Bacterial RNase P class A from Roseovarius rhodophyticola, 362 nucleotides, folded computationally. Of the family's consensus pairs, 96% are formed in the model. A source record names the gene rnpB. It matches the Rfam family "Bacterial RNase P class A". Its family is annotated with ribonuclease P activity, tRNA processing and dimeric ribonuclease P complex in the Gene Ontology. The family's RNA type in Rfam is ribozyme.
[in-house]
RNA sequence: GCGGAGGGCCGGACGGCUGCGUGAGGGUGACCUUGCGAGGAAAGUCCGGACUCCACAAGGCAACGGUGCCGGGUAACGCCCGGCCGGGGCAACCCGAGGGAAAGCGCCACAGAGAACAGACCGGCCCGGACUUCCGGGCCAAGGGUGAAACGGUGGGGUAAGAGCCCACCGCGGGACGGGCAACCGGACCGGCAUGGCAAGCCCCACCGGGAGCAAUGCCAAAUAGGGAUCGCAUAUGGGCCGCCUUGGCCCCGUGGUCCGGGUUGGCAGCUAGAGCCUGCGGGCAAUCGCAGGCGCAGAUGAAUGGCCGUCUCACCCCUCUUGGGGUCAGACAGAAUCCGGCUUACAGGCCCUCCGCGCUU
Numbered sequence: 001g002c003g004g005a006g007g008g009c010c011g012g013a014c015g016g017c018u019g020c021g022u023g024a025g026g027g028u029g030a031c032c033u034u035g036c037g038a039g040g041a042a043a044g045u046c047c048g049g050a051c052u053c054c055a056c057a058a059g060g061c062a063a064c065g066g067u068g069c070c071g072g073g074u075a076a077c078g079c080c081c082g083g084c085c086g087g088g089g090c091a092a093c094c095c096g097a098g099g100g101a102a103a104g105c106g107c108c109a110c111a112g113a114g115a116a117c118a119g120a121c122c123g124g125c126c127c128g129g130a131c132u133u134c135c136g137g138g139c140c141a142a143g144g145g146u147g148a149a150a151c152g153g154u155g156g157g158g159u160a161a162g163a164g165c166c167c168a169c170c171g172c173g174g175g176a177c178g179g180g181c182a183a184c185c186g187g188a189c190c191g192g193c194a195u196g197g198c199a200a201g202c203c204c205c206a207c208c209g210g211g212a213g214c215a216a217u218g219c220c221a222a223a224u225a226g227g228g229a230u231c232g233c234a235u236a237u238g239g240g241c242c243g244c245c246u247u248g249g250c251c252c253c254g255u256g257g258u259c260c261g262g263g264u265u266g267g268c269a270g271c272u273a274g275a276g277c278c279u280g281c282g283g284g285c286a287a288u289c290g291c292a293g294g295c296g297c298a299g300a301u302g303a304a305u306g307g308c309c310g311u312c313u314c315a316c317c318c319c320u321c322u323u324g325g326g327g328u329c330a331g332a333c334a335g336a337a338u339c340c341g342g343c344u345u346a347c348a349g350g351c352c353c354u355c356c357g358c359g360c361u362u
Stems, first nucleotide, its partner, number of pairs: 001358010012312007020037007039333001043344002046342005051213004064209005069083005084098001085096004099204002104202002106198003121144002123140007152170006171193001172191003177186003217269005227260007238252005276295008314331001315328005
C1' cells in the first nucleotide's frame, strides 16, 4: 500500500426569539420566575422477570407446552461469557434446533437389479452341449453402472474367479490407565465387521412451566333513563291472585319524596427511585460481581417534547494541478405510554481500537 476479520462509539454543536407538557416557587387574579422534557433502537411484541387480580393445602403421577454439548454469569431467560465437538476459510475468524438411532415403531422421493432380515443389470470365473460369436447349469460380488446414501476403506496374501476368507494400518465397538470440575481429549490392550441415514417423524431421557394482563387493579362521583327497598297521596276505573260467587284482603299499572347498589361518562391512585445512571478502585480470561464517592434523569391521556433565525462544523455537488473558492434546508432509521433484562428488525453519514493474509521499503 492492497485485500479481509472482529469489536466499540457518535448519529450535529452553540446562541437568540417564540410555542407545548410537567414539577417547584410567587401573585387576589390575568399571569410571572425557574428546573426538567424521547431512542439506540422509544419499533416487532418474540423470550424472561417485577407488579396486580383470579384460581389453588403441600407433594406426587399423568396429559399438554417449552428447553436440550459442558462450565460459569444472572432476579430470570430460549440471553450473555468461556470452553468442547463437527463443518467452512491460507489465516484473523465464521456457522451449527449440538441429548438419545444396539428401547420400540415409522419413513428413505427419483434413478437403480437391489434402499436395510440386502441385491445381481453389465461383468468375472468353472462345468457341459455346440465348437467364432450361441445355449444350459453353477460359483462370485472385486470392477462398471444408478443414487443424497449400495451393508467398512487402502494395501498385501489367497483363489478357478472372488470375498474380513486371512494379515497390517485406518475406521468402528469395548477399554486398563493418564489429563480435564465437565463436555471432551490421548490411549496400552481386546473384539473381528457385528452397528446406513432421519428424532425441525412418533417416541425415550433430563430439566422448566397455574391463568390473565396497567384497557391489570383500587378509590371518588354528577345529570338522564332503568332496577331494588321504604314512606306519603291516589285508591275512581282496570288487570291478576286467594277453586267459583259475595264481602274482604294482597299485588300491579299512576304520582311525589328518601335511601341503596350497579353501569355509562369523568376524575384520582397505580405512574415512574429503578435488578437506576456516572466516576474511581479491586476480584475475574470474560460475561459479570464487590466497595467507595457523586447524580436526581420525561410521565402525556386525542395524548407535550415543536417552529423560525444566526454562527460553525460534517457530509454531498461544482470549479481548481494543489492550497483554496463557491453552492446546497444538518439531510438516516424512527418517536415514549406500567417498568426492567434480552433477542430480532430498520438506519444517511462519520469516528476509534484490535487482529489476519499478500506485496513493497528499511